[in-house]
RNA sequence: AGAGUUUGAUCCUGGCUCAGGACAAACGCUGGCGGCGUGCUUAACACAUGCAAGUCGAACGGUCACUCUUCGGAGUGAUAGUGGCGGACGGGUGAGUAACACGUAGUUGACCUACCCAACAGUGGGGAAUAACCCCUCGAAAGAGGAGCUAAUACCGCAUACGUUCUCUAUCGUGGGAUAGAGAAGAAACCCUUUCCUUCGGGAAGGGGGCUGAUGGAUGGGACUGCGGCGGAUUAGCUAGAUGGUGGGGUAAAGGCCUACCAUGGCGACGAUCCGUAGCUGGUCUGAGAGGACGACCAGCCACACUGGGACUGAGACACGGCCCAAACUCCUACGGGAGGCAGCAGUGAGGAAUAUUCCACAAUGGGCGAAAGCCUGAUGGAGCGACGCCGCGUGAGGGAAGAAGCCUUUCGGGGUGUAAACCUCUUUUCUUGGGGAUGAUACGUCGGGAGCCGCCCGCAAGGGAGGUGGCUCGACUAGGACAGUACCCGAGGAAUAAGCAUCGGCUAACUACGUGCCAGCAGCCGCGGUAAUACGUAGGAUGCAAGCGUUGUCCGGAUUUACUGGGCGUAAAGCGCGCGCAGGCGGCAGCACAAGUACCGUAUGAAAUCUCCUUGCUCAACGAGGAGGGUAUAAGGUAGACUGUGGAGCUAGAGGAGGGUAGAGGGGGGUAGAAUUGCUGGUGUAGCGGUGAAAUGCGUAGAGAUCAGCAGGAAUACCCGUGGCGAAGGCGGCCCCCUGGGCCCUACCUGACGCUGAGGCGCGAAGGCUAGGGGAGCGAACGGGAUUAGAUACCCCGGUAGUCCUAGCAGUAAACGAUGGCCACUAGGUGUGGGGGGUGUUGACCCCCCCUGUGCCGCAGCUAACGCAUUAAGUGGCCCGCCUGGGGAGUACGGUCGCAAGACUAAAACUCAAAGGAAUUGACGGGGACCCGCACAAGCAGCGGAGCGUGUGGUUUAAUUCGAUGCGACGCGAAGAACCUUACCAGGGCUUGACAUGGUAUCGCAACCCAGGGAAACCUGGGCCUCCCGUGAGGGACGGUAUCACAGAUGCUGCAUGGCUGUCGUCAGCUCGUGUCGUGAGAUGUUGGGUUAAGUCCCGCAACGAGCGCAACCCCUGUCCUUAGUUGCAAAUCUAAGAGAGACUGCCGCACACAAAGCGGAGGAAGGUGGGGAUGACGUCAAGUCAGCAUGGCUCUUACGUCCUGGGCUACACACACGCUACAAUGGCCUUUACAGUGAGAAGCCACCCGGCGACGGGGAGCAGACCUCCAAAGGAGGCCUCAGUUCAGAUUGCACUCUGCAACCCGAGUGCAUGAAGGUGGAGUUGCUAGUAACCGCGUGUCAGCAUAGCGCGGUGAAUAUGUUCCCGGGUCUUGUACACACCGCCCGUCACGUCAUGGGAGUUGGCAACACCUGAAGUCCGUGAGCUAACCCGCAACCCUUCGGGGUUACGAGAGGCAGCGGCCGAGGGUGGGGCUGAUGACUGGGACGAAGUCGUAACAAGGUAGCCGUAGCGGAAGCUGCGGCUG
Repeated sequence: AGAGUUUGAUCCUGGCUCAGGACAAACGCUGGCGGCGUGCUUAACACAUGCAAGUCGAACGGUCACUCUUCGGAGUGAUAGUGGCGGACGGGUGAGUAACACGUAGUUGACCUACCCAACAGUGGGGAAUAACCCCUCGAAAGAGGAGCUAAUACCGCAUACGUUCUCUAUCGUGGGAUAGAGAAGAAACCCUUUCCUUCGGGAAGGGGGCUGAUGGAUGGGACUGCGGCGGAUUAGCUAGAUGGUGGGGUAAAGGCCUACCAUGGCGACGAUCCGUAGCUGGUCUGAGAGGACGACCAGCCACACUGGGACUGAGACACGGCCCAAACUCCUACGGGAGGCAGCAGUGAGGAAUAUUCCACAAUGGGCGAAAGCCUGAUGGAGCGACGCCGCGUGAGGGAAGAAGCCUUUCGGGGUGUAAACCUCUUUUCUUGGGGAUGAUACGUCGGGAGCCGCCCGCAAGGGAGGUGGCUCGACUAGGACAGUACCCGAGGAAUAAGCAUCGGCUAACUACGUGCCAGCAGCCGCGGUAAUACGUAGGAUGCAAGCGUUGUCCGGAUUUACUGGGCGUAAAGCGCGCGCAGGCGGCAGCACAAGUACCGUAUGAAAUCUCCUUGCUCAACGAGGAGGGUAUAAGGUAGACUGUGGAGCUAGAGGAGGGUAGAGGGGGGUAGAAUUGCUGGUGUAGCGGUGAAAUGCGUAGAGAUCAGCAGGAAUACCCGUGGCGAAGGCGGCCCCCUGGGCCCUACCUGACGCUGAGGCGCGAAGGCUAGGGGAGCGAACGGGAUUAGAUACCCCGGUAGUCCUAGCAGUAAACGAUGGCCACUAGGUGUGGGGGGUGUUGACCCCCCCUGUGCCGCAGCUAACGCAUUAAGUGGCCCGCCUGGGGAGUACGGUCGCAAGACUAAAACUCAAAGGAAUUGACGGGGACCCGCACAAGCAGCGGAGCGUGUGGUUUAAUUCGAUGCGACGCGAAGAACCUUACCAGGGCUUGACAUGGUAUCGCAACCCAGGGAAACCUGGGCCUCCCGUGAGGGACGGUAUCACAGAUGCUGCAUGGCUGUCGUCAGCUCGUGUCGUGAGAUGUUGGGUUAAGUCCCGCAACGAGCGCAACCCCUGUCCUUAGUUGCAAAUCUAAGAGAGACUGCCGCACACAAAGCGGAGGAAGGUGGGGAUGACGUCAAGUCAGCAUGGCUCUUACGUCCUGGGCUACACACACGCUACAAUGGCCUUUACAGUGAGAAGCCACCCGGCGACGGGGAGCAGACCUCCAAAGGAGGCCUCAGUUCAGAUUGCACUCUGCAACCCGAGUGCAUGAAGGUGGAGUUGCUAGUAACCGCGUGUCAGCAUAGCGCGGUGAAUAUGUUCCCGGGUCUUGUACACACCGCCCGUCACGUCAUGGGAGUUGGCAACACCUGAAGUCCGUGAGCUAACCCGCAACCCUUCGGGGUUACGAGAGGCAGCGGCCGAGGGUGGGGCUGAUGACUGGGACGAAGUCGUAACAAGGUAGCCGUAGCGGAAGCUGCGGCUG
């Protein structure tokens, strides 16, 4: 980095697919070890069991156990309760959430912060209770209630108080901030330890730990803000606490957070609202990057804890292992009532393709409590399970054959596996066994010393001394490891314990055999499989990777296939039908200011991990550690001032205005004119008119048509008319008038950027259509009729309604096209044409030149896939809008908007295909065109098609009628000859190494031949006869028989596995190549063009120049001559043969053409333009024919599918066809007579001649292996008869009698004689041959062959007619054109219908889900109100008692107050209920179209002029494609 796939091939467009990487994966096969990671993606489903949050006795009272005891008690340990701290961390999950939830940057003068740190001040004095405990009561339990006693670091007053809080005041500050002053309010708790004192209760001091108030810090949080990150507009409007204000409430704190009142705001195309989906991020994967996808593990944040609601406690929660309530579920129950919440760690069930142990330990790290020891900790550290991933190691190393065996293959020679193995030498990672054996542990504690601190003593002081303490420090000591006897190390043993998986047609590395036979199967795409499968299955081999390998799924990539980087829109998908224009985007020249964009600078942040680099630790690596970088971003600040922007002030080149001209089917309205059509009236006039391919319907004797005159009415404006004009497009056409829009030219006077584009929006918009009212001549959907046709719902004809026209509306679409959006600028030219202007010359018309503005053609550069475009761009740039993203489904469904309707606009998905497409190329084809040829037609001659017969074929029949050939190009073909044989077929009878070949082994020595029996024969049985050569006499060899083994044999199959041969187009003139050139390429050129020819024959021209296979010539026969030779012939000039002899070449002359080629005419010549005939068949086509001529691969049979024999069949016969023969007669038939050939053949032959026979023939018999002999002529000539008839034509058929061949003529031969005497009187549609020695007619020969010829192949004899010509039929050639064909028109292809499958729309409805709304009800709970009930501490009163310093104080009881509580009421409120709607899913009788399907039915719409050119829009009609009308387009 690309590759495969649309085509016959090509280029392009365009989709699909593959190769790469990754994974929390799963599945299949396989599996040695270790390290590091990782492991419910599904049911936020339900959970048994155990554990996951406790701790503190140095806060407190008690209790228990033990020890001690002075018997009072004390100590040690434990701990239910009170109390404190912690259960808000740690751990899990991702349901919800589209949000200030998250990320990032900020704000908090609007806030809180337990524990911790620093420094400040305190810790005084009282009081009243209550658990535990004891007693009682209730309950199954959970638990609850009552009476009594008691402690505290529990609780409550009092005192004190640093401006801590509140109120007021002052100053500063935008702000609840700061400072100052006054007043009011507000704290606390003690415990341990040492020393001293003691009334033994305790007290003082020191130290430590707590506690209170206040300040600051640290940490952690709350709240607010800018910006950023999903999809849907088929969700466009949303909103009532909603937006703001004031007062109040609430909170730690701003705030509609809540409430009362007031105002009516707020959000939204820069996407509100609604719906769907989703935890967010650091990051992960991929990618060159930009991006895209994802958000497991690890880390940060958020949310949740069975579901929903709620608050309490607290520094912190509205709290996973707390509480209350409601609902669901599960469990217990004595039925009264209770209990529970694994999305903690294990584990279970369920779901699922799928995910682990009910493990060990607190040794380490960290957390909670504690002064500490310590306790707790499923956090964590570890181990276990899983190849789930990454990384590392091993399964041995070296030697060892021209190469074992086995297996595979083979052309049988060999090749492969393969140095692979065996075998030899060596090593020991791993393994087994034995031994050693860690790091992870400087903690903490105890002891000792010391800094410091404290008070005491001495000293006036500095200072000194002894002591206590010592949280800091030094030293010593003791004990502490889950992992684990693990990692690691050492010894011993021994190649010992260890390789699979996928693939092998192309992409894509790797090939053979067998099996199978469109089956079984494969397949990622293209596609394999129908008898030779490198594509299925197996095997051998090979390739790739390797403890893994494949498959499946998902993501990125490749895909520049959404294109920011980095795409397009004339024809491939794609420019809105056209304009105006709001928003938006973009915007001329010069200068000033600002600094938003922009650029730069430094700063801050951008957590860690991750990533990159360096270094380093595990033996390496994975993994880990340290350092650096990066982190593309944000913020505030500074600098710059070009460019963009903003503001002020200017300019005139853009734009507009003004003045002067000018052309025009531009638009609207009114009027008017002539021609024509039609109708009506009248005249003339008579039999047809009209229409068509031809007709008919129709009109007409009731007078048409024709013609003349008049009248009426509607519509449209001939000529002019023009790739002329005008308009934005649609579109606009007689003439005149009125109103009106725009353009262009000239001038350069004015304004001074006023501009361009334009989502939405608004307007215009052919034809057809719709509504209402008019009008209606012609035309004319529908409709009627006539034709055509297989049919004809069409094309053609005759009629004809809507409509076409007008007015007022609607509609809003077209191939509304230049299939090309608008504006601006730039970039060679040439030539027409419309409008305007200018210049020089000319008297002028005019000519010439130039400029501007339209509209055409050609063309360079450039562009384009090509075609083509090319100053009117599809070129080069700028700005803005619209649109496209494979084909079909489908411009369809649903939804929405618009419309009276028709319908328009917007616009999917499921499913399905691997293409659909553009341009160009080569062919083929055309009911396209041009040119040319051929017995192709025409002109002729003779036939065929009718008859009879022969032969062949089909069909039918049959035991068999063997097989093949099947349009031309099968059918008198294979077959140059079926009675047996042939023969392949059938029936029956036989043989099995065989009828035939080669070889091995054994045996015999038998041969050939003969005989006998059986038999239809083949054959079987038996018998006779009885070898040869060499030789050492053992034996060997040859030949033959028998037996046996290899094998033979097959006309069995496949001509679609083949060779060879052949037919055909076609003896048509074509088919190609090299080099060059053109084209991106397929390809083109050459080979086309102008002539000419039988010819791609030749000439000329030409980006071609040459060449090859074909044509022609060379070859054979024939026609003339010559030479030579020959003889059986001979008068000869005859005849025959040979010749590598001659002759003919457009060579000569003339003509016209182009001067060429060639043609025409002529001369000469036997022959003249290829003299005639033959042989000769280019590249190729038809899977043409042949496996039955032969050969041959593969398959099949092997006592038969081989082989032999007898008989039969191939010869059948209702029919049909093909090719022939004979005829139908007088150009004839018959009889008599009389001539003339050539090719050939001949010995088991040809046979003269003679005899016999009517004859076939027979009997004799000469000649001849041939220029000698024989076969051997007929038509013709002469004469006669017949006289037009089924005949003196014709000869079928049949009877009788014969001949010949042959083993044999029954089936089944040929011939002869006599007799018989059928059809047939020249042949329908149609069709064949032939252009000169030809057709036609006539006979002759020959091959095959015993015999059999109307056929085949040859031979001669007699011997015509016609061709004006190329319109047509057929075939062919060249050029050109169209094409949707390429299996190539026997092509392709459209629609209905029928059948099957699939997805989907509608559908009376049915049934779920979701979120709102209205009303009712309303738990817990906060808040508010009330609170007659209850109430220890505080206040007051009173009574009793006690004390008294006589002021009063204390205790108890009672009452009352404050405060509190229960209860009650209210607001809110989860949930529940009712109701009408919304959105969404499933399902639904029936129904609509769609897709696919081997084959079906009906037609033939499209592709060629597709047989009526096609297509677009619209309307009507029709089984269907479709047809018709109107307008449009050329594709």